[in-house]
The prediction has a mean pLDDT of 82. Predicted 3D model of a 107-nucleotide RNA (SAM riboswitch aptamer (S box leader)) from Pedobacter sp. Leaf216. NCBI's taxonomy places the organism under Bacteria, Pseudomonadati, Bacteroidota, Sphingobacteriia, Pedobacter.

RNA sequence: UACUUAUCAAGAAAGGCGGAGGGAAUGGCCCUAUGAAGCCUUAGCAACCAGCUAUUUGUUAGAAAUGGUGCUAAUUCCAUCCCGGAUGAAUCUGGGAUAGUUAAGUC
Numbered sequence: 001u002a003c004u005u006a007u008c009a010a011g012a013a014a015g016g017c018g019g020a021g022g023g024a025a026u027g028g029c030c031c032u033a034u035g036a037a038g039c040c041u042u043a044g045c046a047a048c049c050a051g052c053u054a055u056u057u058g059u060u061a062g063a064a065a066u067g068g069u070g071c072u073a074a075u076u077c078c079a080u081c082c083c084g085g086a087u088g089a090a091u092c093u094g095g096g097a098u099a100g101u102u103a104a105g106u107c
Base pairs, nucleotide, nucleotide: 002106003105004104005103006102008100013042014041015040016039017038021031022030023029025080026079027078028077043072044071045070048068049067050066052062053061054060076099081096082095083094084093085092086091
């Protein structure tokens, strides 16, 4: 990098360095000198993997001391492609796909 499976309405921030961008793409709309990205420290959330407890042995239920990741503005911020519903219209709304995120596994 590619593929497979699962996942995405909940949850959880302070400080230091840094110094202008960031929210994947496009459009929108936001965040940002009351300090963006990035790096570091500490804290927290969660429960994917390991481990733990129970067990009807079903990757079933539970828990969160420990280890491996992840995450800590906005639903994956919203829309995008397809099929519907409501409305006179603007617009609102349901389902699915694609893409993306993260984990575990395979090459």